Large-subunit ribosomal RNA, domain IV from a Lacipirellulaceae bacterium, 327 nucleotides, folded computationally. Lineage of the source: Bacteria > Planctomycetota > Planctomycetia > Pirellulales > Lacipirellulaceae. The full RNA is in RNAcentral, with records from ENA.

[in-house]
Context: one part of a larger RNA
RNA sequence: CACUGGUUAAGGAACUCUGCAAAAUGGCCCCGUAAGUUCGCAAUAAGGGGCGCCCGCUUCGGCGGGUCACAGUAAAUCGGUUCCACCGACUGUUUAUCAAAAACACAGGUCUCUGCUAACACGCAAGUGGAUGUAUAGAGACUGACGCCUGCCCGGUGCUGGUAGGUUAAGGUAGGGGGUUAGCUUUCGGGCGAGGCUCCCAACCGAAGCCCCAGUAAACGGCGGCCGUAACUAUGACGGUCCUAAGGUAGCGAAGUUCCUUGUCGGGUAAGUUCCGACGUGCAUGAAAGGCGUAACGAGUGGAACACUGUCUCAACCAGUGACCCG
Repeated sequence: CACUGGUUAAGGAACUCUGCAAAAUGGCCCCGUAAGUUCGCAAUAAGGGGCGCCCGCUUCGGCGGGUCACAGUAAAUCGGUUCCACCGACUGUUUAUCAAAAACACAGGUCUCUGCUAACACGCAAGUGGAUGUAUAGAGACUGACGCCUGCCCGGUGCUGGUAGGUUAAGGUAGGGGGUUAGCUUUCGGGCGAGGCUCCCAACCGAAGCCCCAGUAAACGGCGGCCGUAACUAUGACGGUCCUAAGGUAGCGAAGUUCCUUGUCGGGUAAGUUCCGACGUGCAUGAAAGGCGUAACGAGUGGAACACUGUCUCAACCAGUGACCCG
């Protein structure tokens, strides 16, 4: 000097990203116990008192009296507590080896598909799972207890339905053209050329799809701008106009979302870029990529208080193990 323990005057978080770490609390019995609440909880809430040994009594649960120590759950074992918010309902699950969480799952909700040789999945197939199940079943997707709710837009994309018309493949095929030549013809150079075979062009017919017509948003998604206006001012219930498929409803809101920003006001502090309550000017909230609440729960996140302390003011001493010295 380092590590592992122990003690510490006065103060008591002034330390620090953060009370990290440590201290404190602690068992059993009795008394007592708030807000909130889904009436189950919250709750060991909080906060108090008792605890050894001896004698007597006893309904055997205890009661009364006495007595020792600094100390009686004498060691060990053995909750710190409270308040305000956020997120996730909860118990669970996860990055074996830096992340345990607000992530995943979940019960519950909704949509879509599926009539059984089901849909769907694996396989070239046979076949198998689904299921020795049968729509109160199975599969896919989203949401995520519970409470109150879930607005408008179908123009685009997707899906579903429709079929008059347009477009239209293979294929069929009317017709036309080229090649070849039996034949005909010839000025002997050549010309024409049926049928068959073959090559090409092609009217017309021709399904689904697409175009088209509808429906559908707990399908993918989307949810405006400018100007004016009330007898102080300010504001704008109101009016005008442009655009759109429709212009964001209820809620919530400087938010885990707010750039400007340490917004403004209030609370807490002597002092508060954090926190809590409001406001609403939402750069860029918003309703199952759910919205807003919510008791209980959480090795979750932020803030406050009490208790307690060597975290600190500010360091000291003790023990052990190393380091160091001698052998």